[in-house]
Context: one part of a larger RNA
RNA sequence: CCCUCGUUAAGGAACUCUGCAAAAAAGCAUGCGUAACUUCGGAAUAAGCAUUGCUCCAAUUUGUUGGAGCCGCAGCAAACGAUCUCAAGCGACUGUUUAACAAAAACACAGGUCUCUGCUAAGCCGCAAGGCAAUGUAUAGGGGCUGAUGCCUGGCCAGUGUCAGAACGUUAAGGGGAGGGGUCAUCCCGUAGCAAUACGGGGGCAGCUCUGAACUGAAGCGCUGAUGAACGCCGGCGAUAACUAUAAUCGUCCUAAGGUAGCGAAAUACCUUGUCGUGUGAGUUACGACGCGCACGAAUGGCAUAACGACUUGAGAACUCUCUCAACGAGGGACUCG
Repeated sequence: CCCUCGUUAAGGAACUCUGCAAAAAAGCAUGCGUAACUUCGGAAUAAGCAUUGCUCCAAUUUGUUGGAGCCGCAGCAAACGAUCUCAAGCGACUGUUUAACAAAAACACAGGUCUCUGCUAAGCCGCAAGGCAAUGUAUAGGGGCUGAUGCCUGGCCAGUGUCAGAACGUUAAGGGGAGGGGUCAUCCCGUAGCAAUACGGGGGCAGCUCUGAACUGAAGCGCUGAUGAACGCCGGCGAUAACUAUAAUCGUCCUAAGGUAGCGAAAUACCUUGUCGUGUGAGUUACGACGCGCACGAAUGGCAUAACGACUUGAGAACUCUCUCAACGAGGGACUCG
């Protein structure tokens, strides 16, 4: 010096990202007492206060209760065995999770809602046979979103998606085959030859072959309509009131419609330590307000919410070597010797 542990005057969080760690308190025993809030169950062992041994007497439902007295600084205790309060955020809750850096506000959840599915169900696995769903049958099963409960869940169907519709337009392969091209017997012309014939050229049937218009031809798309607890989206500029300021109001442009209720410097606010208030001696944090919100907002749920939480944030009581600020001690290392 390091590790583990113990004690420390005065102070008591001044430490620090943070009371991390440590300390302390009370210990589901008896009696009393117990707030806000609340879903009336809770909160609650809330908080907080007192008692606890032994002897004698009395009562006794034999569990204890009451009275008197005695001793000690100390009478629950061998061990194990809650620190508490106030306020806010998030998530309702118990639960689940990154085996070995994350336990959470993430996931799940009951509840809500949308959607698919009529049974040989939808959906899923498999090449198939077959299997799960289910030895179930819409109070069932699958999928999506939301996430207890309470109060609610506004506007927009133009875009995208989904569903429904079938008149018209468009539309593939296929069917169809007008027409065209290639080849081409007989045929025609030319040259040579007496001729047979040879060579060259022209036209061209059938067949074969290449191509091919009209016409026909489904879903889809176009088209019509519906649909937001489908994906989503939810404006700008200018003027205006008898101080000023502000704008209930007006004008105008654009849009599918221009953000409703509620909340709001927020787990969301750039400017920003916004401004005011509370708390402190002092508060970029916290809490309560304010609101033109850079860039909240209604099941991508909005706002509240008792209970709950090894969650996050702020404050307090108690307590302490966390600190002011160090000191001493114990054990084990380090170190020396072997």
A computed fold for a 338-nucleotide part of an RNA from Candidatus Magasanikbacteria bacterium GW2011_GWA2_42_32, annotated as large-subunit ribosomal RNA, domain IV. The full RNA is in RNAcentral, with records from ENA and SILVA. NCBI's taxonomy places the organism under Bacteria, Bacteria candidate phyla, Candidatus Magasanikiibacteriota. Model confidence (mean pLDDT): 83 of 100. It matches the Rfam family "Bacterial large subunit ribosomal RNA".